[in-house]
RNA sequence: AGAGUCGGUCAAGCAACCGCGCGCCCUUGAAGCGGGGCGUGAGGAAAGUCCGGGCUCCACAGGACAGGGCGCCAGGUAAUCCCUGGGGGGCGCGAGCCCGCGGCAGAUGCAGCAGAGAGCAGACCGCCGGCCUUUCGAGGUCGGCAAGGGUGAAACGGUGCGGUAAGAGCGCACCGCGGGUGCUGGCAACAGCUCCGGCUAGGCAUUCCCGCCUGGAGCAAGGCCAAAUAGAGGUCCGUUUGACGUGGUCCGCGUCGGGCCCGGGUAGGCCGCAAGAGGCGAUUCGGCGACGGUCGUCCUAGAUGAAUGGUUGCUCGCGACAGAACCCGGCUUAUAGACCGGCUCUCCAU
Numbered sequence: 001a002g003a004g005u006c007g008g009u010c011a012a013g014c015a016a017c018c019g020c021g022c023g024c025c026c027u028u029g030a031a032g033c034g035g036g037g038c039g040u041g042a043g044g045a046a047a048g049u050c051c052g053g054g055c056u057c058c059a060c061a062g063g064a065c066a067g068g069g070c071g072c073c074a075g076g077u078a079a080u081c082c083c084u085g086g087g088g089g090g091c092g093c094g095a096g097c098c099c100g101c102g103g104c105a106g107a108u109g110c111a112g113c114a115g116a117g118a119g120c121a122g123a124c125c126g127c128c129g130g131c132c133u134u135u136c137g138a139g140g141u142c143g144g145c146a147a148g149g150g151u152g153a154a155a156c157g158g159u160g161c162g163g164u165a166a167g168a169g170c171g172c173a174c175c176g177c178g179g180g181u182g183c184u185g186g187c188a189a190c191a192g193c194u195c196c197g198g199c200u201a202g203g204c205a206u207u208c209c210c211g212c213c214u215g216g217a218g219c220a221a222g223g224c225c226a227a228a229u230a231g232a233g234g235u236c237c238g239u240u241u242g243a244c245g246u247g248g249u250c251c252g253c254g255u256c257g258g259g260c261c262c263g264g265g266u267a268g269g270c271c272g273c274a275a276g277a278g279g280c281g282a283u284u285c286g287g288c289g290a291c292g293g294u295c296g297u298c299c300u301a302g303a304u305g306a307a308u309g310g311u312u313g314c315u316c317g318c319g320a321c322a323g324a325a326c327c328c329g330g331c332u333u334a335u336a337g338a339c340c341g342g343c344u345c346u347c348c349a350u
Stems, first nucleotide, its partner, number of pairs: 001346010012315007020041008043321001047332002050330005055218004062251004067214005072086005087101001088099004102209002106207005124149002126145008157175006176199001177197003182193004222271004231262001233261005242256004278298005284293003
């Protein structure tokens, strides 16, 4: 100097004038209206609704099964399919990145073309041996072989030595693969050494087993107030042997009626609704880290047909994606421009 990789910050800014939402205060005899003052007022994703929770209700009754979710180990968290640190596998020169990661050598099914043969396979070209023929080039037939070549994305271990008529894990050594005896390290997943085994452990889909977790519905949840009205309406089940009771089935428990249809009224106001698993700070403590503790400090949107807009001037990096609706923690997607830091590789100079 270039290329790369990982992490983090901002998200146009400033000023003036007018105008909005919420909270508090003043003015007014009280309330209201009006007026005034102070404070505050959309995001890193507010988005998608893919997840997990808080909270509310279903009876201050539950249990089991089915179903569903997850799946290496150890931690974090309220919890998660999330996050952190490890193990194993794969990619990359590297910094780093990705992973669909439980199990019996499970079971069942499917797979085009080429090829002899593609899940327990196989003889096209060939190699060797016997016999027969021969124009002495070779041909036919029988038996042995799968080491060489070819086809293919992939051919049922690799290299070497021995052995054989020729070959072959046929045998041996090393590697690979499988088992898991023993030892060492580690909480563990695992790793290393050693031992045993001649050796069969492709792809996709469905299924089986094991372990752990698991009620449902959702702020349009759920409460309060006010107001209004029309129901002798119809029908079915049925009174403890029945019906109903917030996913399904069974057991248990509770109630004494329950389900469906038709018709009528109300659709107003208040709460829920923001003081929190809260934000910020610390050369604070513990931890590799995620994170947790301690101390200090702050209050920072609550609309409800939906609040932050308009005008002017200036600066410059010329502004992307984009607007809360119960809240929080994740994941995913979109994203102009600017900045900061760690690490890796290449080249050059000293």

Bacterial RNase P class A from an uncultured Pseudomonadales bacterium, 350 nucleotides, folded computationally. The coordinates come from a structure-prediction model, not an experiment, and the mean pLDDT is 77. Its Rfam family is "Bacterial RNase P class A". Rfam classes the family as a ribozyme.